[in-house]
RNA sequence: GGGGACGUGACGCAACCGGUAGCGUGUCUGUCUUACAAACAGAAAGUUGGAGGUUCGAGUCCUCCCGUCCCUA
Numbered sequence: 001g002g003g004g005a006c007g008u009g010a011c012g013c014a015a016c017c018g019g020u021a022g023c024g025u026g027u028c029u030g031u032c033u034u035a036c037a038a039a040c041a042g043a044a045a046g047u048u049g050g051a052g053g054u055u056c057g058a059g060u061c062c063u064c065c066c067g068u069c070c071c072u073a
Stems, first nucleotide, its partner, number of pairs: 001072007010025004019056001027043005049065005
């Protein structure tokens, strides 16, 4: 240089054929306990890596850029 995969709350991952972004862990609050843990109930936390485009509508499709990893010269 060429090709490919991936980037989504703090972390690990989902999201079908484009149609309200969910799950687990963690955090916080409450119940329980002498207390802690566990369990149960609830809550907060996401410009979906960035910028454009297509579309009534984009995490998803297209273009460029950034980052990580893999293959190849």